[in-house]
RNA sequence: GCCCCCGUAGCUCAAUGGAUAGAGCAGUCGCGUCCUAAGCGAGAGAUGUAGGUUCGAUUCCUACCGAGGGCA
Numbered sequence: 001g002c003c004c005c006c007g008u009a010g011c012u013c014a015a016u017g018g019a020u021a022g023a024g025c026a027g028u029c030g031c032g033u034c035c036u037a038a039g040c041g042a043g044a045g046a047u048g049u050a051g052g053u054u055c056g057a058u059u060c061c062u063a064c065c066g067a068g069g070g071c072a
Base pairs, nucleotide, nucleotide: 001071002070003069004068006066007065010025011024012023013022018055028042029041030040031039048064049063050062051061052060
């Protein structure tokens, strides 16, 4: 330099172009307990960046950024 793949919550993963982007773990608050734990309930938290296509984009297209792999 070229090619492939990936980027969604603190972590691990879902989500045919269409209802409010959803779960597990972690963390917060409450119940619970003599105290802690287990258990139960509630609430918070995310689409790498910038454009484009579309009535509508996490999804499709382009460029860039970052991680991984391959060729030279």

Record summary
A computed fold for a 72-nucleotide RNA from an uncultured bacterium, annotated as transfer RNA. The sequence was found in a public genome assembly. The coordinates come from a structure-prediction model, not an experiment, and the mean pLDDT is 80. Its Rfam family is "tRNA". Rfam describes the family as follows. Transfer RNA (tRNA) molecules are approximately 80 nucleotides in length. By type it is a transfer RNA.